Source information:
Fluoride riboswitch aptamer (crcB RNA motif) from a Solirubrobacterales bacterium, 65 nucleotides, folded computationally.
RNA sequence: CCUGUUCCGAGCGAUGGGGCUCGCUCCAUAACCGCGGCGCGACCGUUGAUGGCUCCUACCGACGU
Numbered sequence: 001c002c003u004g005u006u007c008c009g010a011g012c013g014a015u016g017g018g019g020c021u022c023g024c025u026c027c028a029u030a031a032c033c034g035c036g037g038c039g040c041g042a043c044c045g046u047u048g049a050u051g052g053c054u055c056c057u058a059c060c061g062a063c064g065u
Base pairs, nucleotide, nucleotide: 009026010025011024012023013022016056017055018054019053020052021051034046035045036044037043038041
C1' cells in the first nucleotide's frame, strides 16, 4: 500500500418531532419514494403524520359555548 472479516459509525423505511424496537444500505446511479385510473401528463381520484408500539404537534370532521 492492497484485499477480506468483525466491531463501531453514518444514513434509510411515501407529509413534522421525541422514546423504545425491528428491518435495510455501506460512500453512492446505495437503502427508501403507498394504492387505483386513463387521454400516459408538471394528469385525475384516493389512503396514511409510525416499518411496528407509544407520546407531542399540525391538519380534517362532529358536538357544545